[in-house]
RNA sequence: GAAAGUCUGUCGCGAGAGCGCCGUUUCCAGGGCCGCCGAAGGUGUAAAGUGUCCCACAAACACUCAGGCAAAAGGACCGACAGACUGAA
Numbered sequence: 001g002a003a004a005g006u007c008u009g010u011c012g013c014g015a016g017a018g019c020g021c022c023g024u025u026u027c028c029a030g031g032g033c034c035g036c037c038g039a040a041g042g043u044g045u046a047a048a049g050u051g052u053c054c055c056a057c058a059a060a061c062a063c064u065c066a067g068g069c070a071a072a073a074g075g076a077c078c079g080a081c082a083g084a085c086u087g088a089a
Base pairs, nucleotide, nucleotide: 005085006084007083008082009081010080011079012078018034020033021032022031035069036068037067041065042063043062044061049057050056051055
C1' cells in the first nucleotide's frame, strides 16, 4: 500500500401469484375450505465450475417446509456510499 475480492451497514431499483369462498369482525389479524407464486430463509440434486482431487464445496435448477398472492410490510440479484478484513508491484 492500489486494483480486485469477502463481510457488515445505509440508500436506490426490485418480479410473480385469488382484495377467492364460509363464519366472526368497523377494519386488520387469526380459524376452516380450495386454487396459485418463487426472488427472505431452508432442503435436495449436482448443472456450470472450483479446490487441499476419486473426496469436498457449489446454482438464479428443483421442492414448496417456511414465506407470499389489493395496499402496507418483506423481498434475491444489481448499483452507489461508508467501515472492517485480505491484498500485489